Model confidence (mean pLDDT): 79 of 100. FMN riboswitch aptamer (RFN element) from Micrococcus cohnii, 181 nucleotides, folded computationally. The sequence is in RNAcentral, with records from Rfam. It matches the Rfam family "FMN riboswitch aptamer (RFN element)". From the family's description: The RFN element is a highly conserved domain that is found frequently in the 5'-untranslated regions of prokaryotic mRNAs that encode for flavin mononucleotide (FMN) biosynthesis and transport proteins. On this family, see Gelfand et al., Trends Genet 1999: "A conserved RNA structure element involved in the regulation of bacterial riboflavin synthesis genes". The organism belongs to Micrococcus, within Bacteria.
[in-house]
RNA sequence: UUCGUGCUCCGGGGUCGGUGGAAGUCCGAACCGGCGGUGACAGCCCGCGAACCUCGCGCGGCGUCUCGGCACGCACGGCGCGGUCUCGGCGACGGGACGGGUCGGCGAACCGAGAGGCGGCGAGGCCGAAUCGGUGGAAUUCCGAUGCCGACAGUCAGAGUCUGGAUGGGAGAAGCACGAG
Numbered sequence: 001u002u003c004g005u006g007c008u009c010c011g012g013g014g015u016c017g018g019u020g021g022a023a024g025u026c027c028g029a030a031c032c033g034g035c036g037g038u039g040a041c042a043g044c045c046c047g048c049g050a051a052c053c054u055c056g057c058g059c060g061g062c063g064u065c066u067c068g069g070c071a072c073g074c075a076c077g078g079c080g081c082g083g084u085c086u087c088g089g090c091g092a093c094g095g096g097a098c099g100g101g102u103c104g105g106c107g108a109a110c111c112g113a114g115a116g117g118c119g120g121c122g123a124g125g126c127c128g129a130a131u132c133g134g135u136g137g138a139a140u141u142c143c144g145a146u147g148c149c150g151a152c153a154g155u156c157a158g159a160g161u162c163u164g165g166a167u168g169g170g171a172g173a174a175g176c177a178c179g180a181g
Base pairs, nucleotide, nucleotide: 001181002180003179004178005177006176007175008174010172015029016028017027018026030161031160032150033149034048035047036046037045043148044147052125053124054123055122056121057120061118062117064115065114066113067112068111069110072107073106074105076104077103078102079101081099083098084097085096086095087094088093130146131145132144133143134142152164153163154162
């Protein structure tokens, strides 16, 4: 210095006025701009991220169901014993209790397999917008001017700025530990 693994921490900004019964939503004026890259600093150059949709995957997390298995337990049932005790009988033998055996039943746990749900990962879809002039070696990134864009759901009336999913997720950023080159 690079890579891998694990952990910790950080990780989105912005409104006033008018009309109106009612608008931070309409009209007027204002305001805001995540992350990486790019010969020099980017909302609108190339990509990424959140919401939503589709498909796939296997993992493992959660809970559910089904099947199987090992061993265990049971005041459960069947069978059977040349076991022990006891009662009856002269006796053969019979009754009872216990014990262990075997087959089955039930039970919770464990292990394995499968199904569908939530979640996770991956792929795809969807996914907005800039020009001119100047400086310069280099800028659609700086300077000047004029433009443009902004998920979904909610709402007494339509939302980049309000409320909500979201104390979520996240591109990524920083740091620590271990290992490898």